[in-house]
Context: one part of a larger RNA
Molecule: small-subunit ribosomal RNA, 3' major domain
Organism: soil metagenome
Parts: sequence; C1' cells; structure tokens
RNA sequence: UGACGGGGGCCCGCACAAGCGGUGGAGCAUGUGGUUUAAUUCGACGCAACGCGAAGAACCUUACCGGGGUUUGAACUGCCGGUGACAGCCCCAGAAAUGGGGUCUUCCUUCGGGACGCCGGUAGAGGUGCUGCAUGGCUGUCGUCAGCUCGUGUCGUGAGAUGUUGGGUUAAGUCCCGCAACGAGCGCAACCCCUAUCCUUAGUUACCAUCGGGUCAAGCCGGGGACUCUAAGGAGACUGCCCCGGAAAACGGGGAGGAAGGUGGGGAUGACGUCAAGUCCUCAUGGCCUCUAUGUCCCGGGCCACACACGUGCUACAAUGGGCGGUACAAAGGGUCGCAAUACCGCGAGGUGGAGCUAAUCCCAUAAAACCGCUCCCAGUUCGGAUUGGAGUCUGCAACUCGACUCCAUGAAGGUGGAAUCGCUAGUAAUCGCGGAUCAGCACGCCGCGGUGAAUACGUUCCCGGGCCUUGUACA
Repeated sequence: UGACGGGGGCCCGCACAAGCGGUGGAGCAUGUGGUUUAAUUCGACGCAACGCGAAGAACCUUACCGGGGUUUGAACUGCCGGUGACAGCCCCAGAAAUGGGGUCUUCCUUCGGGACGCCGGUAGAGGUGCUGCAUGGCUGUCGUCAGCUCGUGUCGUGAGAUGUUGGGUUAAGUCCCGCAACGAGCGCAACCCCUAUCCUUAGUUACCAUCGGGUCAAGCCGGGGACUCUAAGGAGACUGCCCCGGAAAACGGGGAGGAAGGUGGGGAUGACGUCAAGUCCUCAUGGCCUCUAUGUCCCGGGCCACACACGUGCUACAAUGGGCGGUACAAAGGGUCGCAAUACCGCGAGGUGGAGCUAAUCCCAUAAAACCGCUCCCAGUUCGGAUUGGAGUCUGCAACUCGACUCCAUGAAGGUGGAAUCGCUAGUAAUCGCGGAUCAGCACGCCGCGGUGAAUACGUUCCCGGGCCUUGUACA
C1' cells in the first nucleotide's frame, strides 16, 4: 500500500421487511448429471454451467459409430512429363459413393507454343486432432457500482502519501465550502434513439367534419386538408418563477403554471481492472501431433437410449371456473423460390382453384381475455388432459428408429404441493392473445408487440452484495 475481520461509523441496492404471483408435489416439454451403448460427437459447472453454444439434429447439418470406397485427394497454389478432353445423355454392376461400356466432344496461334481440362510424378494441401495455462479477437462477471489514474508541486531516507481526506449535498469523485496543493485524463452526466404535449410543412396507398352522389351495408365515388394518422422539421422542462429551510453556497421541502417537474418514462452506452473466468468447434494464430489417415466421399445408425437425480418451463388440480351461442376493441411485424382473398369440397387438419399484392393499397388476419345470454352444482366431475388404439392431413427423395397437425375412441396422475427457494416497486407484477427470426416441415424455447391491470414499502435491527472513512493483523 492492499486484502481480510462472527471490528467500528456513514450510505446504497426487490438485499431484508411490507405485499402479489410462483418454483419445490403431479403429468408433459426441454437442458444437464448418471447409467447404458458400436456410437449415444464436443464444449459450458456456484453466483456468472444446466429451454446455454443450437435463431430449427428424420437425410443433410454431423464433428460420433458400423460398413463400403478413395490417396496430390472434396476445395487451393506452383513445377516437371504425358494427353485432348471434362461435363451431359443412355446402358450395366452397386445401398450409394463409385466403377465399366456406349454416344457426344476444346479454344487461340507468328506453328515454336500458349489458355483450359484430364492423367502420372513432385513441393505442398487437409485435420471440428491437442494445448483458451502460449495467444489475437470476441464475450460473461463484479457493475451503470462510482470509482480508476496522471502531470507539476509539496511531504517522507524509502515503499509511498497528498491531490481523491474533511463539513454539507447528490442517482453520481454530482456540486458547494474548506484545505499544500494546483490542474488534467478515463469514468458520471449531457450530446444519440424511442415514448408522453403542441406547432409547422406534406396529404397517398392513410383520414372523413362540412357539401353532393351512392349502397342491404361500406370513404364506395366526386370532393375536402379540418380531425386521426403517417414522417420530416421545430417548440417545450431549465429548479426558469414564488415561499420556507440551509452557511448569503451547493442543495432540500412545499407551491404555481404546465401534456410533462426536479434524471418525466424506457433504450443504447459498461472506466482502471478482477476471476490464468469462457471460447483453438465462428474466425485468426504460435507450438505439438497426424499424412493410404486423426484427411476425404457415400449408405445406414447415433446425437431422440432410460432404474434414477437436478435445473428451466408448459398444462393443471377448477365455479373469479368449464362448455355452447352471440358480440366488440389492438399494436408490432412478415410476404414474389413468397403472402394468398372471394368461391367450392371436407366434422377437421386440409384440399381444389386462384382475384389481388414487390405492399400505409392486396394478403397472412377471426386478436384473446373482456362483455351479453344459456348450461353445469362441488363430483376425480361437463375439472384435468397424460397415455394408448384406430382413421387421416401436410411438408419432404424419404416421417420405422425419429416430424407437426386433425378427427373418433380412451380418459392416467393431479384435491394448491415438506425442508427450502425465485421474480416483481407501475402501465410494473399478474393475466390474455398476436407477430417475427431460424425454417421444406417442426416452438411449451427465444426475441418483440399490444389488451386488461393490481397490492405493498412502517422501516434499515437482521440475511446477501456493494461504496467511502477508520481500526486490528503473526496474511500478500
């Protein structure tokens, strides 16, 4: 100087408390451990591994296993020699890769040769093989915590200190005051984006108040530029104004006006560093290893196994509910190898067909909960839907291992879950549906969107994490 303390002081954070909803029990989905296996590829392991890499494992992917091939190779560069093809199509063998046969078959030229392809040789290639404890890059985490440093000066023999401590204050090393310090940098904040109010400009594909036409109905048509909205520019919030407190400061409390008030709400943004944290399987890369195999091609299998154990979720156990009928109101997205309307067929998944749309125009696309009726009457039930049998649909070369969905039948466990444990402070939790990426197909996951919309916070003693000062130390 740090680190640590079941030392002290001050102060924060859904850290506790106060509340609401969960997990832990059940069934299923998914990840992991374990076990099994020819293989169940590999990595990730407290927080910060475990719906994680994987934003799509039937083949492919694929890195694993079995078998069948191949060795200048699937892809790349150069040299030497030979050659004129290679590909395509047809036939044969084969599970395919591939092999054999047939057919077809180069270009330029100064005639020396050159370009391209094939064959042989050679130097090299290739490796998701090892080492993340050799590395770059990227990332997680402490933590959006308020800290981390430097120049000069001063003090100290020196390590170092001071500044950065102190008195206040703040979300903040934020600001004020003081001070052997005076300044400065990286952080904080602001500048950026979205959102909340208004104005201007613009008015189609969006809008429809007034006028006219028109329809069963409908901005449907003429028209309008008001309104909504769209999207570009601007205004607005700054403790600016008033009162009180405070040190005549910073700032705090209250008030006015205002759509919004003291950082308005949300996002992006992550200092010096820590964990030899993670990744050699994104990529790059040193070293090592491999070279008729640890490379490479193909078919099949596996990654989907199942006595168990754990994590994360979904659906429930019902009446604030289930079923049936009626009937409203979104936002944000996606669409030409695509989204697909009206119509017709099917109980349905879906099929036939194809208008329109490169999209504020057309489509996906009925939002659902809510609301209005009817019914069920507390029961393993008209709750719950696992499992299984049967019949189908769709995608795809192909759904046996191993897809999703539909219909009929079946109708399991489950009566609110022990010890323990998680999230959340407001348009939040809870609850309800919708969209998107990936993608042929496949979503209870992930990333977004809106609808309905709470309860509680006395307080900081305690648990956890963190900041500043101080103290002890036999630790570095």